Predicted 3D model of a 623-nucleotide part of an RNA (large-subunit ribosomal RNA, domain I) from Alkalibaculum sporogenes. Model confidence (mean pLDDT): 81 of 100.
Context: one part of a larger RNA
Order: sequence, then C1' cells, then structure tokens
RNA sequence: GGCAUAGGGAGAAUGCCUUGGCACUGAGAGCCGAAGAAGGACGUGACAAGCUGCGAAAAGCUGCGUGUAGGUGCAAAUAACCGAUUGAAGCGCAGAUGUCCGAAUGGGGAAACCCGGCAGGGAGAAGCCCUGUCACCCACAGAUGAAUAAAAUAGUCUGUGAGGAGGGAACCUGGGGAACUGAAACAUCUAAGUACCUGGAGGAAGAGAAAGAAAACUCGAUUUCCCUAGUAGCGGCGAGCGAAAGGGAAACAGCCCAAACCCAGCACAUAAUUGUGCUUGUGAGGCGAAAAUAUGUUUUGUGAUUAAAUCAGGAAGCAUAGCUAAGUCAAAAGGCAAGUAGAAUUAUGUGCUGGGGGUUCGGAAUAUACAAUAAAAGGUAUUAAAUCAUAGCCGAAUGAACUGGGAAGUUCAACCGUAGAGAGUAAGAGUCUCGUAGGCGAAAUGAAGAGAUACAAAGUAUAUAUCCAGAGUACCACGGGACACGUGAAACCCUGUGGGAACAAGGGGGGACCACCCCCCAAGGCUAAAUACUACUCAGUGACCGAUAGCGCAUAGUACCGUGAGGGAAAGGUGAAAAGAACCCCGGAAGGGGAGUGAAAUAGAACCUGAAACCCUAUGCUU
Repeated sequence: GGCAUAGGGAGAAUGCCUUGGCACUGAGAGCCGAAGAAGGACGUGACAAGCUGCGAAAAGCUGCGUGUAGGUGCAAAUAACCGAUUGAAGCGCAGAUGUCCGAAUGGGGAAACCCGGCAGGGAGAAGCCCUGUCACCCACAGAUGAAUAAAAUAGUCUGUGAGGAGGGAACCUGGGGAACUGAAACAUCUAAGUACCUGGAGGAAGAGAAAGAAAACUCGAUUUCCCUAGUAGCGGCGAGCGAAAGGGAAACAGCCCAAACCCAGCACAUAAUUGUGCUUGUGAGGCGAAAAUAUGUUUUGUGAUUAAAUCAGGAAGCAUAGCUAAGUCAAAAGGCAAGUAGAAUUAUGUGCUGGGGGUUCGGAAUAUACAAUAAAAGGUAUUAAAUCAUAGCCGAAUGAACUGGGAAGUUCAACCGUAGAGAGUAAGAGUCUCGUAGGCGAAAUGAAGAGAUACAAAGUAUAUAUCCAGAGUACCACGGGACACGUGAAACCCUGUGGGAACAAGGGGGGACCACCCCCCAAGGCUAAAUACUACUCAGUGACCGAUAGCGCAUAGUACCGUGAGGGAAAGGUGAAAAGAACCCCGGAAGGGGAGUGAAAUAGAACCUGAAACCCUAUGCUU
C1' cells in the first nucleotide's frame, strides 16, 4: 500500500408522513369605480422587526343577532387589562371612521410630495391650523350674448345629473393582422384570419322572425349538439382545405317602426281683406248746421195687367255724398294720387314636430254588409308570500381484563344505527372528541317573484290597378374581400372608384346566362331560452402529485440578478407531550463528560429513517 471483516465520521438517497398543489363535478355569483376603485405608500400594539388586521375614532368604534366561559391575531413569555347572566372573546348582518398616492379631478410634480383660490371656524390681524369646496367632457335647464341693422347662431356663465373617465381571469363582438412551420427546396397555397395590437359590451355576447331553404303530398326565425361526412366539392388537383340540404336532439316567442290617411301645433311662401304708419307729388284754401238736391234703402199708397212678376208716378223714415251760412283754422292740415313698411285675419301650398292609424294571413282611402263598447292569455308599473343565502342549534350507543411508555389492539361480555362518511385522540375507536344520518333556526341584509292592485289595448268580411309599402339603393363595369369554393362556367354576400333603375301591371332568388315554373318581398329596428367562459364563493370527487414530485412558491413573485423591460430561486419532518437537559466536571468559548427527562437521546434542537461515493479506527491476511 492492497483485500476482507467490524465499528465510526461525513453525506444525503430511500421509506413513511403532509400543512401545499393539480384536474374535475354540482351549485352560487358573474362585475368594482368621482358616494374616489383595483393597487399601493406611510402609519397603527405596553414592549413590535415581519406577516395579518385596521386607519389619526387606526389588531379597532356603534347597533342588531348569534354565542358562552373564557379572552387581549400569527405568537408559545411578562406586564396591564376585559369578562363570567349588567354576557367578554369569537361569528354573522347593518352602520361609523377611513391619513397620503393612485382614473386622481384646485394648480404643479421626480407617485405617496410641493403650492394655492373662495366660504366658514379656531377669542383671530397680515403669520399658523381645521372643515367644506374649486379639473375636463357630455346631457338638460336658465341667464347672457359677437362678427351683422333687426333677428338668429357661435361663444360665455350659472344650476342640475350615483352621467363619462380608471380597473378586471377567461368567454363575446368590431377594426387591424404576422412569421416560424408544412409543402420533405420554394413563390400560389399552408400555418391562419391563428398569435399579437386595438375599440366596445354583457353575464353572457353575437345571431334571429325569410327579397330563406328547396324541387315533394314541400318546409317554415335564430342558436347549440349528434348524424349526414372526411361525403359533395376546392386544391402548384401538391401539401392540404372541406361544406350544405335533409334526419335526430336541446330550447322554443314573437314583435315594433317608416309610408299612405286623419287631427293639432309651428315655420315659410303666395293671394285677398282689414285697419295703421312713413315718403313724394298734387293742392290755396280746409273744416263747418239746416233746408233743398243726388244716390241707396225701408215702409206705404195709386195706375197699367185676369193674376203674379214687371213697369210708371206719389208720400214718409233712415243712411251716405258733395255744396254752403254763422263761425273757425291755415300756409299747416285734410282730401286725392303714387310708392313703401311692418301688423292682424282668412285661404291655399310646402316643410317640420307631436298624437292617432298601419306593418305582409299586406295596409290606407272609399263603398257595401256585419259586429261591438267585453273577456282570457300576454304587456307595463307598484307591491309582495313561500323558499333560499349570509351566524348558529339539537343530534343515538361500552365496559372490564391483558400486553404495552401509551389502547383505539387482543380476549370476554354489551349497546346504537335514517348515524359503520371522515378527521382527531400516546397504536388500529360506530358507541372518547369534532362530526355524520336526520331535524331545527334570523333582529338585519340580499336573492326570489306565487299572488294582488293599477294602467293601456275594437274590429271583421267583400269590392275597387285611387293611394302607400325603406334610392345614389338594387343593378352594371373595374379593383378587392368573404363564402368549404385559390377567377374558375362562379352564382349568392360585403364594397373602394365610376355609372345608375323599376315602383306591386313592380322587384329579388332557385350556382354563368335565357325561357317556363316555383319560392320570397331588400335597401329601418327590437327580441328570452337552449350555447361559451370562471378571476371569485360554497360543497364535493380523483386507477392525480407527495418536497429534484405537485403551481415558480407546502408559499415567494420573496432573496438575488438586470439601467430597464424583465428574469427569478433554494429552503418541509425532535417528541405522544418540551417533559427542550436543573445541578456537577473539563474548557476562554465552541464542544464534551456525568446527572436528570423520555418508550427511545445513535429522538438533543446541525434533531424521523439515514443508502452510496469519500474519510478514519481496530483486527486478520498479504506485499
């Protein structure tokens, strides 16, 4: 030095365990936010670093309920307290408080800081402090109000509004939109309208009551699933992509406008009428009673005529007109003519608004014939029972002996069971504890919506080419997109550019196009359920993991790394119980030896088990 055996050290595998994960199932819930969210900063305890809770009222305050002998979180010590029928702690519901930052919103800003205005308050002045309030946008109302004479508008201000703003796991919808990859290269194609970016919404979203599908005895909104079917097709006919009708299920629900026509209001235009102004011209006189005159009208009488109508004279009343006296006014006024302004009323037309009507078994209007003032279902609004949720409560039945540190084990003898699910207890417990089966329970809040009440709701048939039935639309051309369908024979759907209808005797579709036939009615809108998802709550399940596994985390987005975006760990186990080793000895200590605890200390805190590599000691053999 090697080999073997034995005993140790070191090491952490393995075994066993589980506080944590993973995947699902059944329910619930499906938003939070200017009434200041999500997320944070800083505080807050007798002592207080971390976590948790809370907010200067700060591990808490108030009320109500529950609960019952203990309590002051994780957290085991001490102090000081609270409470035990005057009921603490705990739990639930409701409320109060809730610093600063953050959409952050009085202004600013390098988040958690700085600086203000106004009003009120602090015995209050100019300093200081406290409370409230002051961002922007939108809607509505009011006031004010330009360019521009009037009016109007823009603008401005004030008030009101649980209006908007920001956050959120997936699901949904709109707008944008890759590449790797596959094609064994690659360009059409594929991946894929995927990933990703972005607007928006809801508990679901979207879709949806046929200008549909079809081709028979037709069906009858949408959505989802199973089949049809990897079929028909598409395809450098490569790689690949890939329907529909129809059948069977789930769930079922249908409606409202625009228009014709009617009513009302407003605005504008035109016309007429009425009365009122202004300007110009004309004008030398104007105004002014009665009578007479003229005209109109009413009453009445006479004649002509068969009579009436009609005609011709007469009388009376009233009105108007012009002329004029007394008088009075006067270079103005009135009258007349022309032009012009705005107003009122009426009529017609057009437009707008509101109400009725009406909506594809088409309707309106008109005509005719019926019916009728109502009921049911359904709708809207208000109210609201059962029931459920958020604390809780009751809840059966066993003893002994033995082994052992310990009984739940074994033996013997019992009992309960609508409960023999499960967990814990010194080992393996139906009957020890918590529970389980089965029952019970709410002052408060939420869900629910049986029922009740109120409100609105009248037409039907026939006839009639009188009227209406969604226009820069349909459609066409060109360029694209989307349809399983790659331009193809390419319909149908969407539309960037250009062109551009018909009007129900009309129009669209049935996969180029045409005819026939059949189906349907575009260019307006709403609509539950069946379907998708799970950040979150409760209950439960597993031929899921068991600490290099299972989430990255048995917790941690921590430590650490990075300027930053971002990246991102390791780390579980004494014992049934700390009974965690008083005391003595060596040592400066670490550590150890006794003693003691314990079933065990080679369970001693570097603590269950404790493999291997590696190291050491002893003995034997060997060189």